[in-house]
Molecule: RNase P RNA; transfer RNA
Organism: uncultured Bradyrhizobium sp.
RNA sequence: AGUCGGCUGGACGGCCGCUCCGGCAAGCACCGAAAGGUGGCAGGAGAGGAAAGUCCGGGCUCCAUCGACAUACGGUGCCGGAUAACAUCCGGCGGGGGCGACCCCAGGGAAAGUGCCACAGAGAACGAACCGCCCGCCUCCGCUCUCUGGGCUUCGGCGCGGCAAGGGUGAAAAGGUGCGGCAAGAGCGCACCGCGUUUCCGGCAACGGAAAUGGCAGGGUAAACCCCACCGGGAGCAAGACCGAAUAGGGACGGCACACGCGGAACGUUCGCGCAAGCGAUAACGCCGCGGGAGCGAUGUCGGGCUCGCCGUCCGGGUAGGUUGCUCGAGGCAAUGUGCAAACAUUGUCCCAGAGGAAUGGCCGUCGCGUAUCGUCGCGCGCAAGCGCGGCGGUGCCCUACAGAACCCGGCUUACAGGCCGGCU
RNA sequence: GAGCGCGUAGCUCAGGCGGUAGAGCACGUGACUUUUAAUCAUGGGGUCGUGGGUUCGAGUUCCCACCGCGCUCACCA
Numbered sequence: 001a002g003u004c005g006g007c008u009g010g011a012c013g014g015c016c017g018c019u020c021c022g023g024c025a026a027g028c029a030c031c032g033a034a035a036g037g038u039g040g041c042a043g044g045a046g047a048g049g050a051a052a053g054u055c056c057g058g059g060c061u062c063c064a065u066c067g068a069c070a071u072a073c074g075g076u077g078c079c080g081g082a083u084a085a086c087a088u089c090c091g092g093c094g095g096g097g098g099c100g101a102c103c104c105c106a107g108g109g110a111a112a113g114u115g116c117c118a119c120a121g122a123g124a125a126c127g128a129a130c131c132g133c134c135c136g137c138c139u140c141c142g143c144u145c146u147c148u149g150g151g152c153u154u155c156g157g158c159g160c161g162g163c164a165a166g167g168g169u170g171a172a173a174a175g176g177u178g179c180g181g182c183a184a185g186a187g188c189g190c191a192c193c194g195c196g197u198u199u200c201c202g203g204c205a206a207c208g209g210a211a212a213u214g215g216c217a218g219g220g221u222a223a224a225c226c227c228c229a230c231c232g233g234g235a236g237c238a239a240g241a242c243c244g245a246a247u248a249g250g251g252a253c254g255g256c257a258c259a260c261g262c263g264g265a266a267c268g269u270u271c272g273c274g275c276a277a278g279c280g281a282u283a284a285c286g287c288c289g290c291g292g293g294a295g296c297g298a299u300g301u302c303g304g305g306c307u308c309g310c311c312g313u314c315c316g317g318g319u320a321g322g323u324u325g326c327u328c329g330a331g332g333c334a335a336u337g338u339g340c341a342a343a344c345a346u347u348g349u350c351c352c353a354g355a356g357g358a359a360u361g362g363c364c365g366u367c368g369c370g371u372a373u374c375g376u377c378g379c380g381c382g383c384a385a386g387c388g389c390g391g392c393g394g395u396g397c398c399c400u401a402c403a404g405a406a407c408c409c410g411g412c413u414u415a416c417a418g419g420c421c422g423g424c425u
Numbered sequence: 426g427a428g429c430g431c432g433u434a435g436c437u438c439a440g441g442c443g444g445u446a447g448a449g450c451a452c453g454u455g456a457c458u459u460u461u462a463a464u465c466a467u468g469g470g471g472u473c474g475u476g477g478g479u480u481c482g483a484g485u486u487c488c489c490a491c492c493g494c495g496c497u498c499a500c501c502a
């Protein structure tokens, strides 16, 4: 100098206040018939590492929805472990960065399918051919020879010719480098590297190593759709329960549906008889039973269960009170044991806010930390002026940062003045 | 406390399946007019709220984290 991990988030005393708790001698004072209310006295307790953001995971509570399967939707994604659970944590594997300690990774599948790859470029995924290299033919020029002809060569043209090495474009161009080979070239052949396949070995596994083999095959993108595996019912303490008060126990619109069938009884209704009690009949409506239908906080099917009307929007009315849920909990601390660790187990010990427009604060003093300045002493440098470091004393400032429980836990993320400790390079 | 939405030029808003961001009003300059307004022509102006990642490439409903602003809710009949 760097890197990683952990801890802390002023201490003590005095005075004045706030919230809650139990107590004040059959109740300390006042009001009240009582229940109870208001207050007083002394005592005890009283924010955080993030209480925050509300990003995940649970507990708890409710929702006539409960089980199975499928679909849809959402999430997670190397392997193993921890855990109530997780997108968290621990250990390992692979890849990348750094000299190193160490850090980062949404890290399954591109060989099931679809989409996209702008501009540039010949070509962006049935591979392609702009410049180029080579071959064959033709024309022309030149040179040359053994001269009615042949050979070589420059430029140009043609070819359903060959090639993909080089140039150029791009983020990305169909394995890379080298040697051989070839008309020129090319995994065409070979060596090394990379990759695929198979076998063996090590490992629980991810994966690693070795050998053989294939001349190389289908570029990227899944934080595009998607496929595979696994997980997930929804809403949230303004959940929910009890008590009390008050009101017009309302109205309008819309959606799904009420459908319906059969049977029974004679309770209502209705009819007939009867003075009446009652008796007989009873199509429809109300009643009962069966079938059927509809609804049941994503959808469908099956099986059980519940209900018979349910739901939504708007207008209008009333109350905005009390109790509970509420804090003992996957709790904290310490020791021991197991484990590399996260963590787990056992024992001991402790009780640690429960407010509800919302308490946990303010002032002063001492100590202590930091900082500024002055004085003084010592040391070092310097010829000197002076500068630097350290100690002591005085004075001033400051005690701060981020921020405040709101049902409760486990994490993540973000914010944070200053201080302390430890490991490593 | 809980649930949801928005952020693009000075203002109001577009931006389909990722390919270098526009419209209207406003502003500047010029023309027309004696001048102004209106009209016409033309021009400037953007950290796409901030930061990071995926991708060759992000204003993006591609994904995270943060910041700011706004909306809704209780009980009874």
Stems, first nucleotide, its partner, number of pairs: 001425008010367007018046004023041002028039004048402001052413002055411005060236004066303006073232005078092005093107001094105004108227002113225002115221003130167002132163003135159004142152004175193006194216001195214008240324004250315007260291005267286002270281004293308004317501003331350008368399001370397012426498007435450004444481001452468005474491005